[in-house]
RNA sequence: GGGCGGUUAGCUCAGUUGGAUAGAGCACGUGGCUUCGAACCACGGGGUCAGGGGUUCGAAUCCCUUACCGCCCG
Repeated sequence: GGGCGGUUAGCUCAGUUGGAUAGAGCACGUGGCUUCGAACCACGGGGUCAGGGGUUCGAAUCCCUUACCGCCCG
């Protein structure tokens, strides 16, 4: 330098063919339970969907570009 894959909550990850208010587990907070905790039960907060631009009535999803991570080729 070229090719491919990835980037979504604090962490690990889903998200189908473009259409619902963007989700799960863990973590965290509150309450219950308990002598106090842990575990368990209930409820809750938390998101620029890596950045920018474009297409579209509508984009996490399609296109272009930039950045970062990984693999392969030279």
Annotation:
Transfer RNA from a Deltaproteobacteria bacterium, 74 nucleotides, folded computationally. It was read from a public genome assembly. The organism belongs to Myxococcia, within Bacteria. Its Rfam family is "tRNA". Rfam describes the family as follows. Transfer RNA (tRNA) molecules are approximately 80 nucleotides in length. Rfam classes the family as a transfer RNA. Its mean pLDDT, the model's own confidence on a scale to 100, is 81.